[in-house]
Transfer RNA from a Candidatus Nealsonbacteria bacterium, 71 nucleotides, folded computationally. Its mean pLDDT, the model's own confidence on a scale to 100, is 81.
RNA sequence: GCGGGUGUAGCUUAGUGGUAAAGCCUCAGAUUUCCAAUCUGAUAACGAGGGUUCGAUCCCCUUCACCCGCU
Numbered sequence: 001g002c003g004g005g006u007g008u009a010g011c012u013u014a015g016u017g018g019u020a021a022a023g024c025c026u027c028a029g030a031u032u033u034c035c036a037a038u039c040u041g042a043u044a045a046c047g048a049g050g051g052u053u054c055g056a057u058c059c060c061c062u063u064c065a066c067c068c069g070c071u
Base pairs, nucleotide, nucleotide: 001070002069003068004067005066006065007064010024011023012022013021018054026042027041028040029039030038047063048062049061050060051059
């Protein structure tokens, strides 16, 4: 330099154009003499910019970070 892949909550993953889902974590409450465990509830996310569309996590372009391969 060329090609390909990945990027979603603090972490690990779903989600093939129409309300962003779950587990772990955190916080609050219930239970318990206390702790642990359990139950209920809450907080919190689409790497960035632009385009197409009534509507984009999803399609297109550019860009950033990481990974793999070729030279």